[in-house]
RNA sequence: UGUAUUUUAGGCGAUGGGGUCCGCCUGGGCGAGAUGCUCAAACUGCCAAUGAGGCUGAUGACCACUACCAAGAA
Numbered sequence: 001u002g003u004a005u006u007u008u009a010g011g012c013g014a015u016g017g018g019g020u021c022c023g024c025c026u027g028g029g030c031g032a033g034a035u036g037c038u039c040a041a042a043c044u045g046c047c048a049a050u051g052a053g054g055c056u057g058a059u060g061a062c063c064a065c066u067a068c069c070a071a072g073a074a
Stems, first nucleotide, its partner, number of pairs: 009026005016065001018063004027039004045055003
């Protein structure tokens, strides 16, 4: 330096929390140290428009819960 095998954490995926699966990111600084502090990454919807408007959705996907909205019945 390359190859192969094994083991393993955290965070994120346009409105809440939970389960399962999938995808993405993972570096730095301070500190004796910490399960500490802080920065970064992943992430932060769409259409039209030029200056004022419009639209979908609690999911990345699935299953329910909760909240909201619409219609109908009792």

Fluoride riboswitch aptamer (crcB RNA motif) from an uncultured Methanosarcinales archaeon, 74 nucleotides, folded computationally. The sequence was found by an Rfam model in a public genome assembly. Model confidence (mean pLDDT): 76 of 100.